This is a predicted structure of an 84-nucleotide RNA (c-di-GMP-I-GGC riboswitch aptamer) from a Gemmatimonadota bacterium. Model confidence (mean pLDDT): 81 of 100. It was read from a public genome assembly, where an Rfam model found it.

């Protein structure tokens, strides 16, 4: 340092229920079996959504603003320590 154990101890918490805020996607906060070794932090880059403007016969581009880092990718940190 690479790697990640039927290894110790600790953390986080999906879905789903309340509650609270948003127009929404969703965030908070409380319980919570799914799960994570970055499931810690950042919206940089793709996706996905969402809301509005253009347009509107369909649908789908476009251009704002926005959501997700528990979609991936990238960048910062960061606990333990068995094999190799």
């Nucleotide at each position: 340092c690479c790697c990640g154990a039927c290894a110790a101890g600790a953390g986080c918490a999906c879905a789903c229920c309340c509650g609270u805020c948003g127009c929404g996607a969703g965030a908070c906060g409380g319980g919570g079996c799914c799960g994570c070794a970055a499931a810690g932090c950042c919206a940089g880059g793709a996706a996905u959504c969402u809301c509005g403007g253009c347009g509107c016969g369909a649908u789908g581009u476009c251009c704002g603003a926005g959501a997700u880092c528990g979609u991936c990718c990238g960048g910062c940190u960061g606990c333990c320590g068995a094999a190799g």